[in-house]
RNA sequence: UCUUAUCGAGAGCGGCGGAGGGACGGGCCCGAUGAAGCCCGGCAACCGGCGGCAGCAGCCGCACGGUGCCAAUUCCCGCAGAAUGGGGCACCAUUCUGGAAGAUAAGA
Numbered sequence: 001u002c003u004u005a006u007c008g009a010g011a012g013c014g015g016c017g018g019a020g021g022g023a024c025g026g027g028c029c030c031g032a033u034g035a036a037g038c039c040c041g042g043c044a045a046c047c048g049g050c051g052g053c054a055g056c057a058g059c060c061g062c063a064c065g066g067u068g069c070c071a072a073u074u075c076c077c078g079c080a081g082a083a084u085g086g087g088g089c090a091c092c093a094u095u096c097u098g099g100a101a102g103a104u105a106a107g108a
Base pairs, nucleotide, nucleotide: 001108002107003106004105005104006103007102012040014039015038016037020030021029022028024078025077026076027075041070042069043068046066047065048064049062050061051060052059053058074101079098080097081096082095083094084093085092086091
């Protein structure tokens, strides 16, 4: 970099640490009633492993190993379309659909 899958569920009133964080832009938030980070703890079950069922498919379970994750839907919007409403006809708002971007896993 490419491919495929998933992204409205779930997860601490712990210790260290000290000011930042939520990818990017805009917004809106979180943060000294303590951010990031580290440790412990937890959640989930993508890959491996183990066990059960089964028709070589596949399904279910455990959570042992490899990741991942633990404010807000991937916090919302970011491009296009549809419906409805408004309009000074440029566009605006709401809802929905698809996409882009991003994240994670597995593979190349």
SAM riboswitch aptamer (S box leader) from a soil metagenome, 108 nucleotides, folded computationally. The coordinates come from a structure-prediction model, not an experiment, and the mean pLDDT is 87. Rfam family: SAM riboswitch aptamer (S box leader). About the family: The SAM riboswitch is found upstream of a number of genes which code for proteins involved in methionine or cysteine biosynthesis in Gram-positive bacteria.